[in-house]
RNA sequence: GCGCCUAUAGUUUAGCUUGGAUAGAACGGUCGGUUGCGGUCCGGCUGGCAGGGGUUCAAAUCCUCUUGGGCGCG
Numbered sequence: 001g002c003g004c005c006u007a008u009a010g011u012u013u014a015g016c017u018u019g020g021a022u023a024g025a026a027c028g029g030u031c032g033g034u035u036g037c038g039g040u041c042c043g044g045c046u047g048g049c050a051g052g053g054g055u056u057c058a059a060a061u062c063c064u065c066u067u068g069g070g071c072g073c074g
Base pairs, nucleotide, nucleotide: 001073002072003071004070005069006068007067010027011026012025013024020057028046029045030044031043032042033041050066051065052064053063054062
């Protein structure tokens, strides 16, 4: 230098193929209940589509560029 893969919550991830309903789950954090206290258990809350542009009535999803990570070739 070239090609391919990849990026969703603090962590692990579903959803992408085939565009459409409020982006869901577990763990975590926090508050409350339960308990003599703690743990377990139950309930509430918390927080996310890497960034820009495009296509479309509508984009996490399609196209493109950039950035980070991984693999291969030279």
Source information
Transfer RNA from a Candidatus Woesearchaeota archaeon, 74 nucleotides, folded computationally. It was read from a public genome assembly. Its Rfam family is "tRNA". Rfam describes the family as follows. Transfer RNA (tRNA) molecules are approximately 80 nucleotides in length. Its mean pLDDT, the model's own confidence on a scale to 100, is 80.